[in-house]
RNA sequence: UGAGUUGACCAGACGAUCGCGGCCCUUGUGGCGGAGGAAAGUCCGGGCUCCAUAGGGUAGAGAGCCAGAUAACAUCUGGGCGGCGCGAGUCGACGGAAAGUGCCGCAGAAAAAAUACCGCCUAAGUCUGUAAAGACCGGUAAGGGUGAAAAGGUGUGGUAAGAGCGCACCGCGCAACUGGCAACAGGUGUGGCAGGGUAAACCCCUCUCGGAGCAAGACCAAAUAGGGAAACACGCAUAAGCGCUCUGCGACCCGCAGAGGUUUCCGGGUAGGUCGCUUGAGCUGCCUGGUGACAGGUAUGCCAGAUGAAUGGUCGUCCACGACAGAACCCGGCUUAUCGGUUAACUCGAUCA
Numbered sequence: 001u002g003a004g005u006u007g008a009c010c011a012g013a014c015g016a017u018c019g020c021g022g023c024c025c026u027u028g029u030g031g032c033g034g035a036g037g038a039a040a041g042u043c044c045g046g047g048c049u050c051c052a053u054a055g056g057g058u059a060g061a062g063a064g065c066c067a068g069a070u071a072a073c074a075u076c077u078g079g080g081c082g083g084c085g086c087g088a089g090u091c092g093a094c095g096g097a098a099a100g101u102g103c104c105g106c107a108g109a110a111a112a113a114a115u116a117c118c119g120c121c122u123a124a125g126u127c128u129g130u131a132a133a134g135a136c137c138g139g140u141a142a143g144g145g146u147g148a149a150a151a152g153g154u155g156u157g158g159u160a161a162g163a164g165c166g167c168a169c170c171g172c173g174c175a176a177c178u179g180g181c182a183a184c185a186g187g188u189g190u191g192g193c194a195g196g197g198u199a200a201a202c203c204c205c206u207c208u209c210g211g212a213g214c215a216a217g218a219c220c221a222a223a224u225a226g227g228g229a230a231a232c233a234c235g236c237a238u239a240a241g242c243g244c245u246c247u248g249c250g251a252c253c254c255g256c257a258g259a260g261g262u263u264u265c266c267g268g269g270u271a272g273g274u275c276g277c278u279u280g281a282g283c284u285g286c287c288u289g290g291u292g293a294c295a296g297g298u299a300u301g302c303c304a305g306a307u308g309a310a311u312g313g314u315c316g317u318c319c320a321c322g323a324c325a326g327a328a329c330c331c332g333g334c335u336u337a338u339c340g341g342u343u344a345a346c347u348c349g350a351u352c353a
Base pairs, nucleotide, nucleotide: 001349002348003347004346005345006344007343008342009341010340012318013317014316015315016314017313018312020034022032023031024030025028036324040335041334043333044332045331046330047329048213049212050211051210060209061208062207063206064205065079066078067077068076069075080094081092082091083090084089095204096203100202101201102198103197104196117144118143119140120139121138125136126135127134128133152170153169154168155167156166157165171193172191173190174189175188177186178185179184217275218274219273220272227266228265229264230263231262232261234243235242236241244260245259246258247257248256249255283301284299285298286297287296288295289294319322
């Protein structure tokens, strides 16, 4: 100096002024504080609230290399293995296909206890032939071809040609050993080889799992109209007591239609209000332990809490001219969006000394 990798951080700044919603007091021309790194998506996990719940099983859903962190997790940290990258690094639903079942288009002989299209061979056997050779019966899977994938790979010996048929190395299985908490790794011995892929097909194995959500839930509580009780009124009766009563249809009986009083108390729900609501598995600084996620200690201040829902407007100065976007019960994560910039560690290259 160029090209990269992985983290951390900022999110226009300062001042004036007018507003908006919250809290406080000494009530004023007062004081204090007022969106984010993602407040977003609502994808995981938890707190909290209500409901359900002996115990076990089935079904269903989810997690799936190992160890740790954590309240918990599908998150994070460290490690292993595999893919990619020269590298710093990065990505991975990363248990089981020698339990069972299924599936594998096209092509191809054959897609799984198989088979022979083109090839290779003619040693043994039979036939023809004087012979060379040919035919039959056969052998083979090295080579070609098909396919995403073809029954371990390379080499050498061997053979009629071939073949784990023998051997060496690589790969694979098994056994004990060594290192490691473990995942796993290493070399050693042993077996000629165990017979393709697919579990994001069914399935098998191990582990986990009640439901709904702040419109949860709790409290206070109008007007109107219902419900319950008592007293008064009304009618009958001397009273106790009883219950229907009144008005209209001329009166009475039946019938029909209409109306049913006043006061007090109790109770449920609605409107409305209050709580839940922000002091918290917090944040920030420092110290200690740990490779780290994180944990412990200490100091400091209280840092939005609305409910038609505040967090804004204007002016001045300056710059690199300002992105994505805005709380609604609260936290821990993940994912996605994002103008421009700062910074740390590391990698690869070039040049100069």

The RNA shown here (Bacterial RNase P class A) has 353 nucleotides and comes from a Gammaproteobacteria bacterium. Rfam family: Bacterial RNase P class A. By type it is a ribozyme. About the family: Ribonuclease P (RNase P) is a ubiquitous endoribonuclease, found in archaea, bacteria and eukarya as well as chloroplasts and mitochondria. It was read from a public genome assembly, where an Rfam model found it. Model confidence (mean pLDDT): 75 of 100. The organism belongs to Gammaproteobacteria, within Bacteria.